[in-house]
Background:
Predicted 3D model of a 74-nucleotide RNA (transfer RNA) from Lepagella sp. Model confidence (mean pLDDT): 82 of 100. RNAcentral holds the sequence, with entries from ENA. Rfam family: tRNA. The family's RNA type in Rfam is transfer RNA.
RNA sequence: CGCGGAGUAGAGCAGCCGGGUAGCUCGCAAGGUUCAUUCCCUUGAGGUCGCGGGUUCAAGUCCCGCCUCCGCCA
Numbered sequence: 001c002g003c004g005g006a007g008u009a010g011a012g013c014a015g016c017c018g019g020g021u022a023g024c025u026c027g028c029a030a031g032g033u034u035c036a037u038u039c040c041c042u043u044g045a046g047g048u049c050g051c052g053g054g055u056u057c058a059a060g061u062c063c064c065g066c067c068u069c070c071g072c073c074a
Base pairs, nucleotide, nucleotide: 002072003071004070005069006068007067010026011025012024013023020057028044029043030042031041032040050066051065052064053063054062
């Protein structure tokens, strides 16, 4: 160089095929419960969806280019 896969909240991931409110678990914060902690319950904060552009009324999703990481071949 070539081929394939991945990038979404602090961590791990779903959502993509077939465009239509950004979600799950853990973690974090507050409250409840408890003598207290853990457990359990409720609520909340936290996202330029890797970057840039295009299509569209509307893009995490479709198209193009680029970047990073992983694997395969040589």